[in-house]
RNA sequence: GUCGCAGGCCGGGUGACCGCGAGCCGCCUCGGCGGUUCGAGGAAAGUCCGGACACCGUAGGGCAGAACGCUGGGGAAACCCCAGGCGGCGAAAGCCGACGGAAAGUGGCACAGAAAGGACACCGCCUCCGGGCAACCGGCGGUAAGGGUGAAAAGGUGGGGUAAGAGCUCACCAGCACCGUGGUGACGCGGUGGCUAGUCAAACCCCGUUCGGUGCAAGGCGAAACAGGUCCCGCUCAGGUGGCCCGCCCAGGGACCGGGUACGUCGCUGGAGCCGCCGGGCAAUCGGCGGCCUAGAUGGAUGGUCACCCUCGACAGAAUCCGGCUUACAGGCCUGCUACCGAG
RNA sequence: GGGCGCGUAGCUCAGCGGGAGAGCACUCGCUUCACACGCGAGGGGUCGCUGGUUCGAUCCCAGCCGCGCCCA
Numbered sequence: 001g002u003c004g005c006a007g008g009c010c011g012g013g014u015g016a017c018c019g020c021g022a023g024c025c026g027c028c029u030c031g032g033c034g035g036u037u038c039g040a041g042g043a044a045a046g047u048c049c050g051g052a053c054a055c056c057g058u059a060g061g062g063c064a065g066a067a068c069g070c071u072g073g074g075g076a077a078a079c080c081c082c083a084g085g086c087g088g089c090g091a092a093a094g095c096c097g098a099c100g101g102a103a104a105g106u107g108g109c110a111c112a113g114a115a116a117g118g119a120c121a122c123c124g125c126c127u128c129c130g131g132g133c134a135a136c137c138g139g140c141g142g143u144a145a146g147g148g149u150g151a152a153a154a155g156g157u158g159g160g161g162u163a164a165g166a167g168c169u170c171a172c173c174a175g176c177a178c179c180g181u182g183g184u185g186a187c188g189c190g191g192u193g194g195c196u197a198g199u200c201a202a203a204c205c206c207c208g209u210u211c212g213g214u215g216c217a218a219g220g221c222g223a224a225a226c227a228g229g230u231c232c233c234g235c236u237c238a239g240g241u242g243g244c245c246c247g248c249c250c251a252g253g254g255a256c257c258g259g260g261u262a263c264g265u266c267g268c269u270g271g272a273g274c275c276g277c278c279g280g281g282c283a284a285u286c287g288g289c290g291g292c293c294u295a296g297a298u299g300g301a302u303g304g305u306c307a308c309c310c311u312c313g314a315c316a317g318a319a320u321c322c323g324g325c326u327u328a329c330a331g332g333c334c335u336g337c338u339a340c341c342g343a344g
Numbered sequence: 345g346g347g348c349g350c351g352u353a354g355c356u357c358a359g360c361g362g363g364a365g366a367g368c369a370c371u372c373g374c375u376u377c378a379c380a381c382g383c384g385a386g387g388g389g390u391c392g393c394u395g396g397u398u399c400g401a402u403c404c405c406a407g408c409c410g411c412g413c414c415c416a
Base pairs, nucleotide, nucleotide: 001340002339004337005336006335007334008333009332010331012309013308014307015306016305017304018303020039021038022037023036024035025034026033027032028031041315045326046325048324049323050322051321052320053215054214055213056212060246061245062244063243065211066210067209068208069207070084071083072082073081074080085099086097087096088095089094100206101205105204106203107200108199109198122147123146124143125142126141128139129138130137131136155173156172157171158170159169160168176193177192178191179190180189181188182187219266220265221264222263228257229256230255231254232253233252239249240248273292274291275290276289277288278287279286280285310313345415346414347413348412349411350410351409354368355367356366357365362399370386371385372384373383374382392408393407394406395405396404
């Protein structure tokens, strides 16, 4: 220098003027005016997970259902994060993994092929029997070594062995079980043994763990207005309760028609908060100290004009809040690392 | 805020994990003096997109995109 990988950050700037929302202060004719301060994001998005908070007449047990699934740690929790193991990809840095169980059971494996699971031998090989002068033909058997089919063929390669063959036997490799050893553990390494148990659980299923419901239109307070009627169920279990049953709580519950209102206020933003330093830890993260306040609307506020500069500006905008994941994103900056080339 | 469903030919829809199909429409030929009907033949597909599981995916799973419906 080129190519690549990982992590982090920014995402127009400055000034003037005019507007918008909120807090505080001041003024008055109580509704405005003036001053001052603050005013969208890394994803505010999708709503895919998990919580806080609030209410539901305390929500206990069982069945069903759903979600998750290597190990250790972190975290309030999680379809979250970090580190490690194993597997896959890559030359490497590194990246990806829905990664429990197929000797509990059921089921699938199209076409091709003899056969798709404990194989009914298609071609081939071989002993024996019969026929034929012979080449050879026919038959009873043996054989999974070879051919052929397939995504997959009953452990693989080689030697011995045999009539021909076969884990029949031996060596190595792969897999399984047991033992020893290192590790907290997943697992790694070594030894011994018998000689086999195909694949699919993002098929049903089995095992283990977890799981009340509803969601700020939750819910509390205040004000205003109004007119009741019909029917059904229940107090002998209707309703809370959502799939079911038991248990618990409780005396009212529901449908339709008609009438009224659709206002204010709290919840509402200071929080598992942000920044810096130090310490523990490989890290996620935790602890201590110091500093900071950083939107809260309810027809719903961030915009417009002008001037200058540059690399000419992407995706997109809060609506209870927070932690994650996923998706969208013009361009730019920084740090570390891999490979190759060149120079000293 | 919460829940559910759909996307396959121009249109409407089928489709036990193995061949992508039906009806209407379109094109050509026959029939008719001509048209319609009828008869025969034919063309036309990124199965919304991107990944994964599997020997193999329209189908199973995940994430996006676009529609539609229900409840509060």
Two RNAs folded together computationally: RNase P RNA and transfer RNA, 416 nucleotides in total. The prediction has a mean pLDDT of 79. Rfam match: Bacterial RNase P class A. Rfam classes the family as a ribozyme.